[in-house]
Context: one part of a larger RNA
RNA sequence: CUGGGCGUAAAGCGCGCGUAGGCUGCUUUGCAAGUAGAGGGUGAAAUCCCGGGGCUCAACCCCGGAACUGCCUUCUAAACUGCAGAGCUAGAAUCCUGGAGAGGUGAGUAGAAUUCCUAGUGUAGAGGUGAAAUUCGUAGAUAUUAGGAAGAAUACCAGUGGCGAAGGCGGCUCACUGGACAGGUAUUGACGCUGAGGUGCGAAAGCGUGGGGAGCGAACAGGAUUAGAUACCCUGGUAGUCCACGCCGUAAACGAUGGAUACUAGGUGUUGGGUAGCAUGCUAUUCAGUGCCGAAGCUAACGCGUUAAGUAUCCCGCCUGGGGAGUACGGUCGCAAGAUUAAAACUC
Numbered sequence: 001c002u003g004g005g006c007g008u009a010a011a012g013c014g015c016g017c018g019u020a021g022g023c024u025g026c027u028u029u030g031c032a033a034g035u036a037g038a039g040g041g042u043g044a045a046a047u048c049c050c051g052g053g054g055c056u057c058a059a060c061c062c063c064g065g066a067a068c069u070g071c072c073u074u075c076u077a078a079a080c081u082g083c084a085g086a087g088c089u090a091g092a093a094u095c096c097u098g099g100a101g102a103g104g105u106g107a108g109u110a111g112a113a114u115u116c117c118u119a120g121u122g123u124a125g126a127g128g129u130g131a132a133a134u135u136c137g138u139a140g141a142u143a144u145u146a147g148g149a150a151g152a153a154u155a156c157c158a159g160u161g162g163c164g165a166a167g168g169c170g171g172c173u174c175a176c177u178g179g180a181c182a183g184g185u186a187u188u189g190a191c192g193c194u195g196a197g198g199u200g201c202g203a204a205a206g207c208g209u210g211g212g213g214a215g216c217g218a219a220c221a222g223g224a225u226u227a228g229a230u231a232c233c234c235u236g237g238u239a240g241u242c243c244a245c246g247c248c249g250u251a252a253a254c255g256a257u258g259g260a261u262a263c264u265a266g267g268u269g270u271u272g273g274g275u276a277g278c279a280u281g282c283u284a285u286u287c288a289g290u291g292c293c294g295a296a297g298c299u300a301a302c303g304c305g306u307u308a309a310g311u312a313u314c315c316c317g318c319c320u321g322g323g324g325a326g327u328a329c330g331g332u333c334g335c336a337a338g339a340u341u342a343a344a345a346c347u348c
Base pairs, nucleotide, nucleotide: 003320004319005318006317007302008301012316014201015200016199017198021194022193023192025088026087027086028085029084030083031082033081034080035077036076037075038074039073040072041071042070049065050064051063052062053061054060091191092188093187094186095184096183097182098181103177104176105175106174107173108172109171110154114150115149116148117147118146119145120144121143125136126135162169163168206247207246208245209244210243211242215241216240220236221235222234223233258315259314260313261312262311263310266293267292268291269290270289271288272287273286274285275284276283277282278281297304298303321348322347323346330341331340332339333338
């Protein structure tokens, strides 16, 4: 480069926003760059191909033709792409009305539980386990009652329920704030899709500074178990877990399935709206989500199946035997831990 692929065999960036670029709705007019046809010029010779001929053949050589798929130029066509003009409303956006939601940020607040402290009652055990022991307790524990303090998390509701681009989000109240959905057809009139670089967000753990520290709990100590036990079990317990600010930038960041648009049987749940009918929750229907089962079709099979892994188009990312290796070196980023980009020798 030409292909074939990316749910599970290698392969979808963790997720957005967006620059360049690529691609881009319907109608109409013009231009003629691409495109198509025709003519002219050029496309050296040799080579290649075809037909002849000459060396005894062949290689080789000679003659003729074709070809040289290209470039330049003139004329013509105007369907398609492009460019310019005019218009449209089905894409997109705006506006109005309405309801749903653990969407986000900040502040406040509530009850249960846990631990600790103080006091009362009360007496010899309590904890813990497969069984024990370490441990706590006559300096009064465990249990129970009253009062107080602290931190963290919000039982039930709770649901293949909801919201969010993903990570993720769950007591209650208030303030600020993002998005989606339904209905209305009121406005703009292709304003769109994707997106190399770029930029932002990004669980947990970890790092820096300062707080906080109830419970849990890496490390660590002890007790058990065991042949051993640097474990599983038990008693303790530091960092951490929590808050503020700043880093880190990774996960089986998973639907192991990139985004957008259109088309292609149904059935049955459920969430948020609308319409009609009946009347008080049912029927029919229509949008937007979220599940299950399945026609056709696809698939190596498993399975997927209007939420596609079906049928197509556009754009991006990625793969190309196993190991070496997501490593070395170099670059960039980081306080560090490390992250990212990313080979080769060798070997099977």
Predicted 3D model of a 348-nucleotide part of an RNA (small-subunit ribosomal RNA, central domain) from Kordiimonas laminariae. The sequence was found in a public genome assembly. Its Rfam family is "Bacterial small subunit ribosomal RNA". The coordinates come from a structure-prediction model, not an experiment, and the mean pLDDT is 89. The organism belongs to Kordiimonas, within Bacteria.